Predicted 3D model of a 370-nucleotide RNA (Bacterial RNase P class A) from a Gemmatimonadales bacterium. The prediction has a mean pLDDT of 76. The gene name in the source record is rnpB. It matches the Rfam family "Bacterial RNase P class A". About the family: Ribonuclease P (RNase P) is a ubiquitous endoribonuclease, found in archaea, bacteria and eukarya as well as chloroplasts and mitochondria. By type it is a ribozyme. The sequence is in RNAcentral, with records from ENA.
[in-house]
Order: sequence, then C1' cells, then structure tokens
RNA sequence: UUGGUGAGGUGCGGCGGUCGCGGGGGCAUCGCGCUGCGAACCCCCGAGGAAAGUCCGAGCUUCACAGGGCAGGCUGCCAGGUAACACCUGGGCGUCGCAAGGCGAUGGAAAGGGCCACAGAGAACAGACCGCCCCCGAUAAGGGGGCAAGGGUGAAACGGUGGGGUAAGAGCCCACCGCACGUCCUGGCAACAGGCGUGGCACGGCAACCCCCAGCCGAAGCAAGGCCAAAUAGGCAGCGAGGCCCGGCCCGGGCCGUCCGAGCUGCGGGUAGGCCGCAAGAGAGGGCGGGUGACCGCCAUCCUAGAGAGAUGACCGCACGUCCGCAGUUCGCGGACGAACAGAACUCGGCUUAUGGCUUCACCACCCGC
Repeated sequence: UUGGUGAGGUGCGGCGGUCGCGGGGGCAUCGCGCUGCGAACCCCCGAGGAAAGUCCGAGCUUCACAGGGCAGGCUGCCAGGUAACACCUGGGCGUCGCAAGGCGAUGGAAAGGGCCACAGAGAACAGACCGCCCCCGAUAAGGGGGCAAGGGUGAAACGGUGGGGUAAGAGCCCACCGCACGUCCUGGCAACAGGCGUGGCACGGCAACCCCCAGCCGAAGCAAGGCCAAAUAGGCAGCGAGGCCCGGCCCGGGCCGUCCGAGCUGCGGGUAGGCCGCAAGAGAGGGCGGGUGACCGCCAUCCUAGAGAGAUGACCGCACGUCCGCAGUUCGCGGACGAACAGAACUCGGCUUAUGGCUUCACCACCCGC
C1' cells in the first nucleotide's frame, strides 16, 4: 500500500427559545359545588439499543406438595462463571482458511431394534459390470477357473502409500502412516494429547430415528395476587304491627303486610369503583484489588417514565457539517438536507432478529522501501 479478520462506541446530532402532550408536587393569583379540588398558574421529571420476537432462564405471587418410583419433557466434549439458563468464558476435538480467525446439538453405533434414496455387479458378516491372469480350444468364437490391484457408480465400496512377492493379484509378507487393544509411562483438575508395547486389521454410516447412559424439571401467570368497598338483588340475625301512595293538612280511598311476617337496623359474601403490587435494583458508571477470562470483592458517588388501550411532537433562531446554484484569486450570497430500525406496560439476566450514517482499537497475508 492493497486485501482481509475480530472486538466495539455512538445512534433523528449541538446550543437557545415558543407552543403542545403524559406523570408527580404546590395553592400566592384565577375558577369552582371551597378543611379542598382543577384541564388556570408555578416547579420538577418524561423511551431503546434493540423498549421488538416472547425463544430460553430467574425474581415475585397464588395453588399443589411426606418419601421413592414409573411415564413425559429438556439438556448433552471438559473445566469454570452465574440467582439461573439452552447464556457467557477458557480449554479439548473435528473441520474450513496461507494466516488473523470462522463454523460445529460435539455422550454412546462390539446392549438391542430400525434405516442407508438414486446410481451401481455389489450397501454390511457384500460383490464381479468393464477388465487382468491361467487352462481347454486353433492364436478366433466359445467354455472352465483364479484375482479384487486398475476403470466405472455413489454421500459412503470392507485401511492408505511404497516395496517384496505372484500366472495375475491380494496384509500374502515388510517399512511408514492410520486403526484397535493395554490395571503401561509422561503431561493435564479434566476433556484429551504425546510415548511405549502388542495385534495384520477384526469392528461402514445415521442416535436432529427408536433406544441406552448421565444431569435437570410441580402448575399457572401482574388479567399473578393483596387491601378498602357503593347501588341493586339474594343470605343470616335482631326488633317488629304496622308501612307506603293519592304533590301541604283533614276526611275519604287504594296497595303491601300482621309469625309462611311488610318495614327498620346490623352482619356477611360477591360486583362497579378505588388503593397497593409498581419502579432502590441479581442497579449504573468510577476507583482500588483478585482472576488468562467470563466474573468476583471492597470503597465512595449517583439514581425521579410508568398511567387508563396507553403521553415524547411541531415550529423558530444561532453555530457546525454535507450537497447544489450564483459570484469569484481569497472574502461571500442564496437554497436543500442533517436520515436507519423502531417505541416502555410487573421486573431482571440472556439469545435471536431489524438498523441509514459517523467513528475507535487490535490483529493477519501479499507486495514495496529502510
């Protein structure tokens, strides 16, 4: 320099003003039905990195629950972190990449069952299509036998490369690699790696099919749940012979009722409605310390949405940035734009997905120069 790899940060930008919307507080002024209340007035606060999907894991709440087992579900290399996780960190193994690094549901296939499409001769204790070799025949056609090296099919063909050997071949024999086995050795907490020895090699793949093994798992969710509590209609208890209507009073009349009891009072459950749950928490950034790291400990500091189908917006000015036009050596004038994904609803920890622009750091490879 070019091309890459990884990890981030910020996020309708800055300053000032006007109006609007939601929440909280206040009551001098204004309004009112006036111990106060309010849409008036004053003060304060008011979305995100994903608030999203609701996919995991928790807190919290109610219900259930002696203990154990079966069934069912989830997870699955090892170690660690965490309240917990399917998350995160570090390591191992496999695989891709020259590399930085990326990706991997990554336990068990000699417990058992099942499956392996198409192609191919043959797909699991296999097989001979093209071939190679020997014999008969005549050197042809044809027939008999041997081989599994070469070709071909396939995701996969019953170890690989080289040599010996052979009629041709073959772990048939040998070397190396691979593989399997071992109360073996070394390193490591472990996964695992390396070594040594033994064995010609027996054992294909799929467990994101059943299954086996190990670990974990009660259910429902803030419309959880708790408290206060009208009107009306039931319920229970007490009192109870009267109560109500005909617009004020009397007469008169009517309706309900007199123990199967009108009416009154009280109690209790539920509804409307109100309050809590509900914003200080597994909190945030900073310093110090421990750790490779995830993370943990200590110290001081800071913290202000929260409603009810649900509030955040609009405009103006200044500065700045980018672009366009005019003028033009410089100065300048005018205009446009300053954007993406998206919006809390009990609260956290993750994951995943969406996202225009700006920006930081570390690392790798090639080439060039010193």